[in-house]
RNA sequence: GGGAUAAUAGCUCAGUCGGUAGAGCAACAGCCUUUUAAGCUGGUGGUCCUGGGUUCGAAUCCCAGUUAUCCCA
Numbered sequence: 001g002g003g004a005u006a007a008u009a010g011c012u013c014a015g016u017c018g019g020u021a022g023a024g025c026a027a028c029a030g031c032c033u034u035u036u037a038a039g040c041u042g043g044u045g046g047u048c049c050u051g052g053g054u055u056c057g058a059a060u061c062c063c064a065g066u067u068a069u070c071c072c073a
Stems, first nucleotide, its partner, number of pairs: 001072007010025004019056001028042004049065005
């Protein structure tokens, strides 16, 4: 220098063909227990890496950029 993949909750990750975002763990509250732990229940928590574009509508499609990993030279 060229190419590929990835970036979504505090963490690990899903999200197919564009229709307005979820799971597990953690934390929090409650129940249970003499107490802790374990177990059970519940809701909370997101500018979907950034900036533009297309569209009635974008995590998803297009363009540019940033970061990380890998491959080629």
The RNA shown here (transfer RNA) has 73 nucleotides and comes from a candidate division SR1 bacterium. Rfam family: tRNA. By type it is a transfer RNA. The sequence is in RNAcentral, with records from ENA. The coordinates come from a structure-prediction model, not an experiment, and the mean pLDDT is 80.